[in-house]
């Protein structure tokens, strides 16, 4: 909130994305089960238990009973009559119930409501009447025969409630008459005429007897009850890839048959009947059950109702009832027995067995209860039933203990080592006794019937008998069970699943994309809350999980309650039958509709209210509904009937526009070709070329001619048409539309399955035509290739006529019609003087709608009617089947299998062989180089015992390394040590250890000797914790660093907009080096960055003058000294520059120019590096988690290696020379370092250097001469007086040591190299270039690195291009972000599937043939008790009737045949799907590098290419039109 008196009543989540919204599927949470499986298992109650093979069955039982129907046999008792008991047979009743199963069946089988005036009904009840009279047989039995058996047969005897005849007859049938009723045939009442029955029985009582009475039976009629039969309306499965089916079929007349109607059957006549048909597949139906808020959906176990079936198929008999589960006959299959001749059988009854299967129980007890059959009854029978057994199969209930208990025990697990947790849990103490166990008691279910006794009632002559009551006696499978009482002990009783999210619950170890998990998403590649184990936790609990199935969630088939512009989905378009829907007024009717009452709606179940088991489940009692149907009532709406109306629709008239259609004729421009003239060498074509044409005269140009196709300008989001489509001019014919004003018809309308018609281009057929263009094809290019893009040619075709095809992105991706809902504006047509109106075609926009984009009076808004279509992606618009077509193919149109997404719109990025703007030594303009040589150095590669390791585009490669001879050193070989070279702790010993000397050794090390001092120390030994590791992982990390990039960006708060991701701010117009600033502005502010603050250089001032300086004054070789502190300088602090001033431009910010100034627009340089990117680098600087080694991957030592060398690359040095080399001479710095140091003067050496030792912990001393430069000389263009590699010799220094392997010096030797290919680097001013000096490291070693100063240029027009970056915009199928994504062939494996010569099996029919049993019909053969007739005398004859046999119709089954249909299989073959790393290309996504896509045709390894027509779901630019703002 709605309905109701009231009860009552709906939950979502995960998964497509970088993120978002939507669409859409998949999955989960719930409930349920006749279940099964795994693990586990204490008890009780109540239920349930072959869902598969309707497979086959051993054994036992499941239907008998009656002696009060009958004769007889046997037993017992008796002398006997007889009595009692029992039994095979005759006879009666029952066996058609009860019990089982669900194969068949899509049907009047079932359900529901009716009908039978078209029927039957044993036993039962009520009423009426009756129960009379005769007869002949037969089983059993006896005798005989056959057979293995089952069984059969002949003769003879006998009974009945067995069988048959006669009498009676209210009834029934037929006929006649009269009355009543109804529903057509008819029904019913009365009267009359004709035909038809019985057990004379049993028992009891009574009676002399006849008989009578009672009771159980029997017969007839009428009625009831019960049960059945038939008919009808309605209801409930799938497939149309089943579209036509039907000859007894549909109806009629007449017969037959049945309980009864009826083609149920038959003869004849007519030609009808069905449509949700027919066919195929599947299926027992219902009450109900499960689920669901409901509507629905699914199911049909147990219980109950109905149906069907009984090994399979057919058939009848008996009977009230069957076409019969435990009956019969036949056929078939199977099994069993057999003497082989012949027989027997049917668990889908209860148990049970085998088999099948994931899977389902005892060969139990009892008739005590309930019920059934028989009987008069006792009683008998009853695997129905009642009970027990087995099974956690389900539901329900109970228990496995309760209280207390902190040292928070032990143990386990984790740990930050402190503790935490298990956990009041345990132990301990106290208590209880449900259950258990032992003992004792002990039911309800039992009511009867019968029997015994008594009382009473009705009737009767009485008795028996009948009804009712009381008392007694007797009956329990379960079962000594439930239950109750008592004793005893916490004793005997807990598991299962889960713990990444959904989804409640977390840690450790093991494993290492392995093993494994998984319902979906997904975990696992060395720190796994996801695998396995453990501890802990969560959930449920004698169960818990899993699997399978159903409903729900799923509004995911949507009636309730969905959609179709772009997500799946509007048919290409129209005409139109059936169907659906339909304007307005009045009247009638009452079918729909609404409403009242009645019937039905079985019981059980469900719901509600009570009650009984200790509770519950369970059981009992009471009560409520949908639907169908009957009778009334109402009449608003719909329907139907009738009469009207004009607004929907249409007709007539007038006017008008138009590329509307068909046919015919005509016209000019252009291309091509032909002829001729002029004319000469090229033309043509392209990015560039070539093929091609041309000296046989092209192209060009002029004139004339031929032929075909198409119609410039006008031309326009202009017009017309239903769509496809339609464009020169004129004519003819045909059709549609708009407007205007009147008149007419009177709902004539809308939509439309099937149907019919039209339908671009391509294509097909026949015949023409052929100028240009142009699939295919050929050639030339391009290319790695180029079956393409480009070029030169060129055939179908394009054109016409006729006929097919029937598809397109046939699009507005928007079905048709009608109504309603703001405006503005442009344009076409008509009307109007005008305002304006009507009908179209566009644009912008309100409300509203939409997932958004967008749509918006031409709706995608709000309503109504009708049609079409959709339901995840792929397989697939494929296969098969069908229809159409000449073919191509079209229409219709699946499945297996596979997959968790596919998809739409929008967002932020990134990217583009997209666009625009801006910047940068990015290009350009310049200078100097690199790349060539030699050498140095680093790297790769190779080699090696080892050549330790790391760094790999820019951002590795003179990098880590600011110094590898040993050391370093991490590598290799050898030799050693094992608590260790180093740290802490324990025990013990020593007083030394270390240093020095000697011996052995390569050393480490070991031994010996001398000497000597300090004690919280040091050393030796031992065991164990541990040390140690440059071992691994930079993809576990910290820290640090590189790079984009000193690029100008990166964000936040609040607000606003958007469903949201997000947007805005941060965009726009200017400006700047700058997101710098200004203006505008749904934004207003803020932060990290920029700038500034810091250091240094440039000017100046103040202060201070030593070790600095020297103008003036002295002095000296010399600022050496006195003196001075002015200058330079030093080093502290100030000043100075701010677009401040002026001019111009500008709204402003700012820019340009100028002045002043040492300096001018950030003055030069440095430090400073936003958010982030690259799993960038580093575990080998350091630190560090985890893993690994522990007499070794640790430690020590010697030697070697890191230095190798065919080669390749990077970075440098030196050069190639004259702007130079060499020689001589001569100037001018800055910044630094110095004590195991720098080291002066002086002496020696050619020199490196040596000796020496002053001074200096430094503005004082020293390193330390700066070099280029200047001046002068020489060389004269050459492999040189260039260049200096390499090599020989001799040295110096450092160092324990210079061989591998240092630097330097001197003498000699004197290589390549003459300015460097493609390519490529740095630099915009004190810069490049060039010159030297210093420092760190360092014993020694610098061409490297880090600093310092000296000399000192050139060029920048500019932003088109390359590279990088920033911003805006656009497209996107990218988001690991273009180093992206992604398509197809081929190759491989696996899977399902289509075709396939065929092979094989099933199913349902058809035709022919054969044909059992059986019913029916016929019968001339044979047999025959009852009844009838005759005769005869006990025998028969005839008839009626019956039986057998024979014949016939029908028919199960069999055989044969050709088809239909559904499966299985099949060499081979077609495509399809799936599969981390195969091959070929690169088709698509960006303008995807030739825009893409659709239809069609041709071609090609493949994606694909090309032609024709079409679409925009194409980027970019331009134009046009429209709109908005000013």
């Nucleotide at each position: 909130a709605a309905a109701u008196u009231a009860a009552u009543u709906g939950a979502g989540a995960g998964u497509u994305u970088g993120a978002u919204c939507c669409u859409g599927g998949c999955u989960c949470a719930g409930g349920a089960u006749g279940a099964a499986c795994g693990c586990u298992g204490g008890c009780g109650g109540c239920g349930u238990g072959c869902c598969u093979a309707a497979u086959a069955c051993a054994u036992g039982c499941a239907a008998g009973u009656c002696g009060a129907a009958c004769g007889g046999g046997c037993g017992u008792a008796g002398c006997a009559a007889u009595a009692c008991g029992u039994c095979a047979g005759u006879g009666g009743c029952g066996a058609a119930c009860g019990g089982g199963u669900g194969a068949g069946u899509a049907a009047c089988a079932c359900g529901u409501a009716g009908g039978u005036a078209a029927c039957c009904u044993g036993c039962c009840c009520c009423g009426a009447a009756g129960u009379u009279u005769g007869g002949g047989a037969u089983a059993c039995c006896c005798a005989g025969g056959c057979g293995a058996a089952a069984g059969c047969u002949u003769g003879g005897c006998u009974a009945a409630u067995a069988c048959c005849g006669g009498a009676u007859a209210c009834g029934a049938g037929c006929c006649u008459c009269u009355g009543a009723g109804g529903c057509a045939u008819c029904u019913u009442a009365g009267a009359g005429g004709c035909u038809u029955g019985a057990a004379a029985g049993g028992c009891g009582c009574u009676u002399u007897a006849c008989g009578g009475c009672g009771u159980c039976g029997c017969u007839u009629c009428a009625g009831g009850a019960u049960g059945g039969a038939c008919c009808u309306g309605c209801g409930g499965c799938a497939c149309a890839u089943u579209g036509g089916c039907u000859a007894g079929u549909u109806g009629g007349c007449g017969g037959g048959g049945u309980a009864a109607c009826g083609g149920c059957c038959c003869a004849c006549c007519a030609a009808g009947g069905c449509a949700u048909a027919u066919g195929u597949g599947u299926a027992g139906c219902c009450g109900a059950u499960c689920u669901g808020a409901g509507a629905g959906g699914a199911u049909g176990a147990c219980c109950g109702g109905c149906c069907a079936c009984a090994a399979u198929g057919g058939g009848a008999c008996u009977g009230a009832g069957a076409c019969a589960c435990g009956g019969c006959c036949c056929a078939u299959a199977c099994u069993c027995c057999u003497a082989c001749g012949g027989g027997a059988g049917g668990c889908a009854g209860c148990a049970g067995u085998a088999g099948g299967g994931a899977g389902u129980u005892u060969u139990c007890g009892g008739c005590a209860a309930u019920g059934g059959g028989g009987g008069a009854a006792a009683c008998c029978c009853u695997g129905a039933c009642c009970g027990a057994g087995c099974a956690a199969c389900g539901c329900c209930g109970c228990g496995u203990g309760a209280g207390u208990g902190a040292u928070g025990a032990a143990g386990g697990u984790c740990u930050u080592c402190g503790g935490a947790u298990u956990g009041u849990a345990a132990a301990g103490c106290u208590c209880u006794g449900u259950u258990g166990u032992c003992g004792g008691g002990g039911a309800c279910g039992a009511a009867u019937u019968a029997c015994c006794g008594c009382c009473u009632c009705a009737g009767g002559a009485a008795a028996u008998g009948g009804g009712g009551g009381c008392g007694g006696c007797u009956u329990g499978a379960c079962g000594g069970u439930a239950c109750c009482c008592g004793g005893c002990c916490a004793g005997a009783a807990a598991g299962u699943g889960a713990c990444g999210g959904c989804u409640a619950a977390c840690u450790a170890c093991g494993u290492g994309c392995c093993a494994g998990c998984a319902g979906c998403c997904g975990c696992g590649g060395u720190a796994a809350u996801a695998c396995g184990u453990a501890g802990g936790u969560c959930a449920c609990a004698a169960g818990c999980g899993u699997u399978a199935u159903c409903c729900g969630g799923a509004a995911u088939u949507a009636u309730u309650g969905g959609g179709c512009g772009u997500a799946a989905a509007g048919a290409g378009u129209g005409a139109g039958c059936a169907g659906g829907c339909g304007g307005u007024g009045c009247g009638g009717u009452a079918a729909g509709u609404u409403u009242g009452a009645g019937g039905u709606g079985a019981a059980a179940g469900c719901g509600u209210g009570g009650g009984g088991c200790u509770u519950a489940a369970c059981c009992c009692c009471a009560u409520a509904u949908a639907g169908c149907u009957u009778c009334g009532a109402a009449u608003a709406c719909u329907g139907c009937c009738g009469c009207g109306c004009u607004u929907g629709a249409g007709u007539a008239c007038g006017u008008g526009a138009g590329a509307g259609g068909u046919c015919a004729a005509c016209g000019g421009a252009a291309u091509u070709c032909c002829a001729u003239g002029u004319g000469u060498a090229g033309c043509g074509g392209u990015g560039a070329a070539a093929u091609g044409c041309g000296u046989a005269g092209a192209u060009a140009u002029a004139u004339g001619g031929a032929g075909g196709a198409a119609c410039a300008c006008c031309a326009g989001u202009g017009g017309c048409g239903a769509a496809g489509g339609c464009g020169g001019u004129u004519g003819a014919c045909c059709a549609g539309c708009a407007c205007g004003a009147u008149a007419c018809u009177g709902a004539c309308g809308c939509u439309c399955a099937g149907u019919c018609a039209c339908g671009a281009a391509a294509g097909c057929g026949u015949g023409g035509g052929g100028a240009g263009c142009a699939a295919a094809u050929a050639g030339g290019a391009u290319u790695a290739g180029a079956u393409a893009c480009c070029c030169u040619a060129g055939u179908a075709g394009u054109c016409c006529a006729c006929g097919c095809c029937g598809u397109a992105a046939a699009c507005g991706a928007u079905g048709a019609u009608g109504g309603c809902u703001a405006a503005c504006u442009a344009u076409u047509g008509c009307c109007g003087u005008g305002a304006g109106g009507c009908a179209g075609u566009g644009g912008u926009g309100a409300a509203g709608c939409u997932a958004a984009c967008g749509c918006a009076u031409u709706a995608a808004g709000c309503c109504a009617u009708c049609c079409g279509c959709c339901u995840g992606g792929g397989a697939a618009g494929u296969a098969c089947g069908g229809u159409c077509g000449c073919a191509a193919g079209a229409c219709u149109g699946a499945a297996a299998c596979u997959u968790a997404a596919a998809g739409g719109a929008a967002u932020u990025g990134a990217c583009g062989g997209g666009u625009c703007c801006c910047c940068g030594c990015a290009c350009a303009a310049g200078c100097a180089g690199u790349g060539g040589a030699g050498c140095a150095u680093g790297u790769g590669g190779u080699u090696u015992a080892a050549u330790u390791c790391g760094a790999c585009g820019c951002u590795a490669c003179g990098c880590g390394a600011a110094a590898a001879a040993c050391c370093u050193u991490a590598c290799c070989a050898g030799a050693a040590c094992u608590u260790g070279a180093c740290a802490u702790g324990c025990c013990u010993c020593c007083u030394a250890a270390g240093g020095c000397c000697g011996u052995a050794g390569a050393a480490a090390u070991a031994c010996g000797g001398a000497g000597a001092u300090a004690a919280u120390a040091g050393g030796g030994g031992g065991a164990c914790a541990c040390a140690g590791g440059u071992g691994g992982u930079g993809c576990a990390u910290g820290g640090u660093u590189g790079u984009c990039g000193u690029c100008a960006g990166c964000u936040c708060g609040u607000g606003u907009c958007g469903u949201g991701a997000g947007a805005u701010g941060u965009u726009g117009g200017g400006u700047u080096a700058a997101g710098u600033c200004c203006c505008c502005u749904a934004a207003c502010g803020a932060g990290c960055g920029c700038a500034a603050c810091c250091c240094u250089c440039g000017u100046u001032c103040u202060u201070a003058g030593u070790u600095g300086c020297c103008a003036g004054c002295a002095u000296u070789c010399a600022g050496u000294u006195g003196g001075g502190u002015a200058c330079u300088c030093u080093a502290a602090g100030g000043a100075g520059a701010c677009u401040g001033c002026c001019g111009a431009u500008g709204u402003a910010a700012a820019u340009c120019g100028g002045a002043g100034g040492a300096a001018g627009g950030u003055g030069g340089g440095g430090a400073u590096g936003a958010c982030g990117u690259c799993a960038a680098a580093u575990c080998a600087g350091c630190a560090u988690g985890c893993c690994c080694c522990u007499u070794a991957u640790g430690u020590c030592c010697u030697g070697g290696g890191c230095a190798a060398c065919a080669c390749a690359c990077g970075u440098g040095c030196u050069a190639c020379a004259a702007u130079g080399g060499c020689c001589g001479u001569u100037a001018c710095a800055a910044a630094g370092a110095g004590a195991a140091g720098c080291g002066a003067a002086c002496c020696c050496g050619c020199g490196a250097g040596g000796g020496g030792g002053a001074g200096c912990a430094a503005a004082u001393c020293c390193c330390a001469u700066a070099a280029a430069g200047g001046c002068g000389g020489u060389c004269u263009c050459a492999g040189u007086u260039c260049a200096g590699a390499c090599u020989g010799g001799a040295g110096u220094c450092u160092g324990c040591a210079a061989u591998u392997c240092g630097a330097c010096u001197c003498c000699a030797c004197g290589a390549a190299g003459g300015c460097g290919g493609a390519a490529u680097u740095g630099c915009u001013a004190g810069u490049a270039a060039u010159c030297g000096c210093g420092g760190a490291u360092c014993a020694g070693c610098a061409u490297g690195c880090c600093g310092c100063g000296g000399u000192g240029a050139a060029u920048a027009c500019g932003u088109u291009c390359c590279c990088g970056g920033g911003g805006a915009u656009u497209g996107u199928a990218c988001a690991c972000a273009c180093c992206g994504c992604c398509c197809g062939u081929c190759a491989a494996a696996c899977c399902a599937u289509g075709a396939g010569a065929g092979c094989u099996g099933g199913u349902a029919a058809u035709g022919c043939u054969u044909g059992a049993a059986g019913c029916c019909g016929c019968u001339g053969u044979c047999c025959u008790a009852a009844c009838c007739c005759a005769a005869u005398u006990u025998u028969u004859g005839g008839g009626a009737g019956g039986g057998a046999g024979g014949c016939g119709u029908c028919u199960a089954g069999g055989g044969c045949a050709g088809g239909a249909u559904c499966g299985g299989u099949g060499a081979u073959u077609g495509g399809g799907g799936u599969u981390a790393a195969g091959u070929c290309g690169u088709a698509a996504c960006a303008a995807g590098g030739u825009a893409u896509c659709c239809c069609u045709a041709c071609g090609g390894g493949a994606a694909c290419g090309u032609g024709g027509g079409g679409a925009u779901g194409g980027a970019u630019c331009a134009c046009c039109u429209c709109c908005u703002u000013u």
The RNA shown here (small-subunit ribosomal RNA) has 1526 nucleotides and comes from an uncultured Bacilli bacterium.
It was read from a public genome assembly.
Rfam family: Bacterial small subunit ribosomal RNA. Gene Ontology terms of the family: structural constituent of ribosome and ribosome.